[in-house]
RNA sequence: GAAGGCCGCGCGGGAGAGUUUGCAGCGAAAGCUGCGACGCCGAAGGAGCAACCGCCCCCGGAAUCUCUCAGGCACCCAGGACCGCGCGCGCCUG
Numbered sequence: 001g002a003a004g005g006c007c008g009c010g011c012g013g014g015a016g017a018g019u020u021u022g023c024a025g026c027g028a029a030a031g032c033u034g035c036g037a038c039g040c041c042g043a044a045g046g047a048g049c050a051a052c053c054g055c056c057c058c059c060g061g062a063a064u065c066u067c068u069c070a071g072g073c074a075c076c077c078a079g080g081a082c083c084g085c086g087c088g089c090g091c092c093u094g
Stems, first nucleotide, its partner, number of pairs: 003093004007088007018038001020037007039073003045069001046067003052061003
């Protein structure tokens, strides 16, 4: 120092589940919003088992698995694990 990894940013892709119902407000109406009830979803986050990994044990780390606390559930918007590309002169390896 190339390259790689982590982190951050930008762009693109990105699923699932309620046009349920009660009350209240706005509205001429259609409908919209809020708060609940019942029913559901898992891919922000969180938690758990321990598949798996480090190294045989101890120990440590731990999933797209499980739970649904949170979050979400017509379309749109927003969010979105993960994937791809680019940037940084940030950190690490080298």